[in-house]
Predicted 3D model of a 142-nucleotide RNA (c-di-AMP riboswitch aptamer (ydaO/yuaA leader)) from Desulforamulus reducens MI-1. The RNAcentral record of the sequence draws on Rfam and Ribocentre. Rfam family: c-di-AMP riboswitch aptamer (ydaO/yuaA leader). About the family: This family represents a conserved RNA structure found upstream of the ydaO and yuaA genes in Bacillus subtilis and related genes in other bacteria. The ydaO/yuaA element is thought to act as a genetic 'off' switch for the ydaO and yuaA genes in its native state. It is believed that the element may be triggered during osmotic shock leading to activation of ydaO, a predicted amino acid transporter gene, and members of the yuaA-yubG operon which code for KtrA and KtrB K+ transporters.
């Protein structure tokens, strides 16, 4: 000096998954409370009566075609409803373009909506000088 990787801080992204606080313990652990955000169950009324072709839930993550196969399933390929990100330096909405996702899991024969009420969760995963950004409006933190 160059290349690659790791760690830490700062800043940021996905998501409901954040903030404040008590007690004990003792060397960074255990266990409570509150707020906020998110989910489930659960009346009248309304809706629905289609229940092995089982049914249902969280989630953006649904569906179509092709290929392989005796036929399927899985896999692979292409698309797609839908979703995220990109002018980050409070924040919100929209348009055009770019880039990406379009999964996974759970309940266990059972749940429509649903006031009161009951109950559960607050995990995890990534990025950091790269090179695709360009407009309109609202708003007013510092």
């Nucleotide at each position: 000096u160059g290349u690659a990787a790791a760690u830490a801080a700062u800043a940021g992204c996905u998501u409901a998954a954040u903030c404040c606080u008590g007690u004990a313990a003792a060397u960074a652990u255990a266990u409570g409370g509150g707020a906020a955000c998110g989910g489930a169950g659960g009346a009248c009324c309304c809706g629905a009566c289609u229940u092995u072709u089982g049914g249902g839930g969280u989630g953006a993550g649904u569906c179509c075609g092709g290929u392989u196969u005796u036929u399927a399933a899985c896999g692979c390929c292409g698309g797609u409803a839908g979703g995220g990100u990109u002018u980050u330096a409070a924040c919100c909405u929209u348009u055009c373009g770019g880039c990406c996702c379009g999964a996974a899991c759970c309940c266990g024969u059972c749940a429509g909506c649903u006031a009161a009420c009951u109950u559960c969760g607050u995990a995890g995963g990534c990025u950091u000088u790269a090179a695709a950004g360009a407009a309109a409006g609202g708003g007013g933190a510092g």